[in-house]
Context: one part of a larger RNA
RNA sequence: GAUGAACGCUGGCGGCGUGCUUAACACAUGCAAGUCGAACGAAGCAGUUGGAGGAGCUUGCUCCACUAACUGACUGAGUGGCGGACGGGUGAGUAACGCGUGGGUAACCUGCCUCAUACAGGGGGAUAACAGCUGGAAACGGCUGCUAAUACCGCAUAACCCGCUAGUACCGCAUGGUACGGACGGAAAAGAUUUAUUGGUAUGAGAUGGACCCGCGUCUGAUUAGCUAGUUGGAGGGGUAACGGCCCACCAAGGCGACGAUCAGUAGCCGACUUGAGAGAGUGAUCGGCCACAUUGGGACUGAGACACGGCCCAAACUCCUACGGGAGGCAGCAGUGGGGAAUAUUGCACAAUGGGGGAAACCCUGAUGCAGCGACGCCGCGUGAGUGAAGAAGUAUUUCGGUAUGUAAAGCUCUAUCAGCAGGGAAGAUAAUGACGGUACCUGACUAAGAAGCCCCGGCUAACUACGUGCAAGCAGCCGCGGUAAUACGUAGGGGGCAAGCGUUAUCC
Numbered sequence: 001g002a003u004g005a006a007c008g009c010u011g012g013c014g015g016c017g018u019g020c021u022u023a024a025c026a027c028a029u030g031c032a033a034g035u036c037g038a039a040c041g042a043a044g045c046a047g048u049u050g051g052a053g054g055a056g057c058u059u060g061c062u063c064c065a066c067u068a069a070c071u072g073a074c075u076g077a078g079u080g081g082c083g084g085a086c087g088g089g090u091g092a093g094u095a096a097c098g099c100g101u102g103g104g105u106a107a108c109c110u111g112c113c114u115c116a117u118a119c120a121g122g123g124g125g126a127u128a129a130c131a132g133c134u135g136g137a138a139a140c141g142g143c144u145g146c147u148a149a150u151a152c153c154g155c156a157u158a159a160c161c162c163g164c165u166a167g168u169a170c171c172g173c174a175u176g177g178u179a180c181g182g183a184c185g186g187a188a189a190a191g192a193u194u195u196a197u198u199g200g201u202a203u204g205a206g207a208u209g210g211a212c213c214c215g216c217g218u219c220u221g222a223u224u225a226g227c228u229a230g231u232u233g234g235a236g237g238g239g240u241a242a243c244g245g246c247c248c249a250c251c252a253a254g255g256c257g258a259c260g261a262u263c264a265g266u267a268g269c270c271g272a273c274u275u276g277a278g279a280g281a282g283u284g285a286u287c288g289g290c291c292a293c294a295u296u297g298g299g300a301c302u303g304a305g306a307c308a309c310g311g312c313c314c315a316a317a318c319u320c321c322u323a324c325g326g327g328a329g330g331c332a333g334c335a336g337u338g339g340g341g342a343a344u345a346u347u348g349c350a351c352a353a354u355g356g357g358g359g360a361a362a363c364c365c366u367g368a369u370g371c372a373g374c375g376a377c378g379c380c381g382c383g384u385g386a387g388u389g390a391a392g393a394a395g396u397a398u399u400u401c402g403g404u405a406u407g408u409a410a411a412g413c414u415c416u417a418u419c420a421g422c423a424g425g426g427a428a429g430a431u432a433a434u435g436a437c438g439g440u441a442c443c444u445g446a447c448u449a450a451g452a453a454g455c456c457c458c459g460g461c462u463a464a465c466u467a468c469g470u471g472c473a474a475g476c477a478g479c480c481g482c483g484g485u486a487a488u489a490c491g492u493a494g495g496g497g498g499c500a501a502g503c504g505u506u507a508u509c510c
Base pairs, nucleotide, nucleotide: 001509002508003507005506006505007504008503009502012382013381014380015379016378017377018375019374020340025338026337027336029335030334031333034082035081036080039079040078043075044074045072046071047070048069049068050067051066053064054063055062056061057060089293090292091291098218099217100216101215102214103213104212105211108210109209113206114205115204116203117202118201119200121155123153124152130145131144132143133142134141135140161186162185163184165182167180168179169178170177171176191198192197219265220264221263226256227255228254231253232252233251234250236248237247238246268290269289270288271287272283273282274281275280295316296315297314298313299312318329319328320327321326346372348371349370350369354368355366356365357364358363385415386414387413388412395406396405397404398403419451422445423444424443425442429437454499455498456497457496458495459480460479461478465494466493467492468491469490475482476481
């Protein structure tokens, strides 16, 4: 000098930041991922129109229930689509191509988006919802029957799009790549609507996002010296988006290591941050990039993308429900609770803004985010008054009793109003509308010196001295050291010095 700090004493205001560093301990409760009726059928509700009834009578009106069609910015389930792989959290694991940096992919994928070319013909069978029956305490099912689709499945059509296969030209760092071309085989589609549009299929290109490989760098220990059988390589096959012992059968016996293998310990990495003149050393909170994880361990499914925090299955521990047969759960999301700890906040408001998901849109959802609350936790700014005022008042301390100090300090007089308080007005942030913040920021007016100073130190280092008490005691102390009867070093008082809404102490780093 610094800190995500803590503790002690003290504490006026504002702005901007920041706040479980410990138990990746366990979690009550609420919320944190939905949306689309312009994909689909049915149900309910409301309304309009029609039909055939019943009732009242004023004999052409009112009411009631039934039925059919239509309408609906109505409702909640179901099928279907897109999104739940983003956003948010945490740092347990990891010494690794994990990260950083520079390259490679002639070994790869990429939903939504953009551009280009072409196409969308004709059929089929189901199934949820629903109804009936039925099992179970529940969670959740079973059977029979009916129905729709942008759900599902064949058929047609199609090009080097894919597979197989003669050939030609050009190019490359090897495997090889690109272009042309012949035959055979194979694979598409879906409609909706308010008629503006929008969606579907195939192929190519782009963009974006990812995957893999390599060079270099990346803590400590030799009181860890040998390690390794899918191990190292081959040719073959499987698998993958793709290369590869990634996996498998066979063959060979290799591969790594004092330039530190293996083992053990510790640790997420970086941009950065702290310090330092720099070289360097230390750290990796907030913010940004990457990685890993989601009670513990394992696994796959779906999908463009996961081996998936608020999805599924299995095992384990724990908690809860149970009719004992069986079931349910996962805050390292935002709040919040218990526990641990020296120690870390509200079960707040709003989608107004910025973004994200769905939708044609209106809009809906969004504990992302924007705000507010709490904490002097940090940084910065401001205030606690200004001028004048010697009878050098009183009080207090000290004294050689003369005085000296506090001290222009106070009082008194003259002013001012920053902040706070009171009243009035009142934004920008929004682009036509829409403002949580918020009657906030800010402006104006009146008002009273009022409501606003402490903490540490005073032997030397180190700025700042006297008195009393104590008597190697009580105690102080960062180091030297102080205290045994005049202690500037202990305790108190007066005075002084330093910093100041803080001041000291402790811890850690330079």